[in-house]
């Protein structure tokens, strides 16, 4: 330089057009003489950034940033 891939709550990841979700972490409660385990329950995310197609974009299509791989 040139090719693939990947960016979504605090970490991990799903969601391939039609109001964004799980596990773990955080809080609060219930339980215990305490933690911790259990259980109920809350809060967290304008989905990397700008633009485009579309009634309607996380998702389809340009660009640019970041990361991670292979060639040179």
């Nucleotide at each position: 330089g040139c090719c693939a891939g990947a960016g979504u709550g605090g970490c991990u990841c799903a969601g391939u057009g039609g109001u964004a979700g799980a596990g773990c972490a955080a809080c609060u409660g219930u339980u215990u003489c305490g933690u911790a385990a259990a259980c109920a329950g809350u809060a967290g995310g304008u989905c990397g950034u700008g633009g485009g197609u579309c009634c309607g974009a996380u998702u389809c299509c340009c660009a640019c940033c970041u990361c991670u791989g292979g060639c040179u």
This is a predicted structure of a 72-nucleotide RNA (transfer RNA) from Parcubacteria group bacterium GW2011_GWB1_40_14. Its Rfam family is "tRNA". It is annotated as a transfer RNA. From the family's description: Transfer RNA (tRNA) molecules are approximately 80 nucleotides in length. The organism belongs to Bacteria candidate phyla, within Bacteria.